[in-house]
RNA sequence: ACGUCACCUCCGCUCAAUCCGGCCUCGGCCGGAGCCGGGGACCCACUCAGUAAUCCGGGGUGAAUCGGGACGGACGCCGGGAGGCGUCGGGACCGUAGGGCGACCUUUCCGCCCGAACCCGUCAGCUAACCCGGUCGGCGGCCCACGGAAGGAGUC
Repeated sequence: ACGUCACCUCCGCUCAAUCCGGCCUCGGCCGGAGCCGGGGACCCACUCAGUAAUCCGGGGUGAAUCGGGACGGACGCCGGGAGGCGUCGGGACCGUAGGGCGACCUUUCCGCCCGAACCCGUCAGCUAACCCGGUCGGCGGCCCACGGAAGGAGUC
């Protein structure tokens, strides 16, 4: 000097999840601002609005919803048996409402990816005042990082 790897700093993406201050035993804790979400009147909406029975709880955060479904399971009924039917639940996988990325922004096309998880506990429509909670996580890059088109913004 070059190359590779890891970490810090820095830059960027996702997400509401950032910023400031104080304390600290350095693990964190507390407060404020901003941001996000929930609860909660009137009005409005729904109900009241066929009766009865049966079945099914319902709601929220989130893009994460809905449909199909090989193949297992449980229960019930039928059958001499083999087996059949029905209900409930699981379910790889396939598609899908929807969401994200392609390094200034918007629209559109193209390509790629996600389409999870969790909470409340029988209770919640909307909702001023008011009340409550959250502010975590997960990735990429190390400089041209660049998909196409149109229109903007910005710089010179």
The RNA shown here (c-di-AMP riboswitch aptamer (ydaO/yuaA leader)) has 156 nucleotides and comes from Streptomyces sp. The source organism's lineage runs through Bacteria, Bacillati, Actinomycetota, Kitasatosporales and Streptomyces. RNAcentral holds the sequence, with entries from Ribocentre.